[in-house]
The RNA shown here (c-di-GMP-I-GGC riboswitch aptamer) has 75 nucleotides.
The coordinates come from a structure-prediction model, not an experiment, and the mean pLDDT is 90.
It was read from a public genome assembly, where an Rfam model found it.
RNA sequence: AGCGAAAACGGCAAACCCGCCGCAAGGUGGGGACGCAAAGCCACGGGGCCCACAGGGUCAGCCGAGCUACCGAAC
Numbered sequence: 001a002g003c004g005a006a007a008a009c010g011g012c013a014a015a016c017c018c019g020c021c022g023c024a025a026g027g028u029g030g031g032g033a034c035g036c037a038a039a040g041c042c043a044c045g046g047g048g049c050c051c052a053c054a055g056g057g058u059c060a061g062c063c064g065a066g067c068u069a070c071c072g073a074a075c
Base pairs, nucleotide, nucleotide: 002075003072004071011036012035016031017030018029019028020027021026034061040067041066044064045063046062047059048058049057050056051055
C1' cells in the first nucleotide's frame, strides 16, 4: 500500500409512520432497521427521476472517476 476477520471501539440507516420545506422529483428533524467497510464528501462521465420544460432541478443507498478517513486478524 493492497486487503477486509463470526475481532475491538464505534458509525451510518432502506422500507414504513409523524412534523416541517418544496409544484414535483426530493430534502430535513424524530421514530424505525433492510442493509452498508467508505451507505463519508463530490453531479465530472454514464444512468434514474421531477417540473412553472429554448431550460431548470433532483438522486452519492444505481455504476464509474476524483478527494478524504477509524481499526488491524489472515493473506